[in-house]
RNA sequence: GAUAGAGGUUGCGUGUUUCAAGAGUAUUUUUCCUGAUGCGGCAGGCGCAGGGGAGGGAAGGAGAAAGGGGAACGCGCCGAAAGAGGGGAUGUCCUGUGAAUCACUUCUUGGGCAUGCGGUUAAGAACCGUAUGACUGUCAUCCGCAUGGGUGGUGCGCUAUC
Repeated sequence: GAUAGAGGUUGCGUGUUUCAAGAGUAUUUUUCCUGAUGCGGCAGGCGCAGGGGAGGGAAGGAGAAAGGGGAACGCGCCGAAAGAGGGGAUGUCCUGUGAAUCACUUCUUGGGCAUGCGGUUAAGAACCGUAUGACUGUCAUCCGCAUGGGUGGUGCGCUAUC
């Protein structure tokens, strides 16, 4: 240097189907009350709707979806993948900005779990970040007859073969 592997049955990501929740919510419609604003993520502009009733409230009718989650069955894998920063592209009525998507680049993280705090979210679910804790994989080192134990590090790592 090349090839092949291992960590976990709660390893990582992803697709399809199904279920719950989202929610009797958003939205829409009828009646009544009130009476001038409302919408295009946000701001400015520019538009659209509006006393032939905006918006709000009450009562009744109809009534979703997305992201996220559980299960099953597949697919791709073991920096699998995730996060933060940077600039680039897409995208909107225009400009700026924000969310979202894609690729590039720099940095961080071995893995899952529990708890606290913060963020996202409809949410006591789940996810992300951070701190602590034990567990676990692996390497080094020390102790031990052995099973094993202590300490420290962590993937650009470790094991096997060539």
The RNA shown here (Lysine riboswitch aptamer) has 162 nucleotides and comes from uncultured Acetatifactor sp. RNAcentral holds the sequence, with entries from MGnify. Rfam family: Lysine riboswitch aptamer. Its family is annotated with lysine biosynthetic process in the Gene Ontology. Its mean pLDDT, the model's own confidence on a scale to 100, is 77.